[in-house]
């Protein structure tokens, strides 16, 4: 230098689900409430299972509190870049 685990940033790829109905602001193609129906891949709860005296780690599985349901944005996840903090060599 490489290798490997995390972790922040940047790039690219990123699924789903009414352009539902009412009302009200208003300069709108917008925005805020209700109703009702839907979604699961930000988070967030539980269990599953793995380890196991205890503990601990805890899912792309269930819930949907929050979040979302044209389009954009977000978005778990891959790739990659260039930092950062261990491990090993």
């Nucleotide at each position: 230098c490489c290798g490997u685990c995390g972790u922040u940033u940047g790039c690219a790829g990123g699924a789903g689900a009414g352009c539902g109905g009412g009302a009200u602001c208003c300069u709108g193609u917008g925005a805020u409430c209700c109703c009702c129906g839907c979604c699961g891949a930000a988070g967030g709860c539980g269990c599953a299972a793995u380890c196991c005296c205890u503990c601990a780690u805890g899912a792309u599985c269930g819930c949907u509190c929050a979040g979302g349901c044209a389009g954009a944005a977000u978005c778990a996840c891959u790739g990659u870049a260039a930092g950062c903090g261990g491990c090993a060599u």
Annotation: Model confidence (mean pLDDT): 75 of 100. A computed fold for an 89-nucleotide RNA, annotated as Glycine riboswitch aptamer. Rfam family: Glycine riboswitch aptamer. Its family is annotated with glycine biosynthetic process in the Gene Ontology.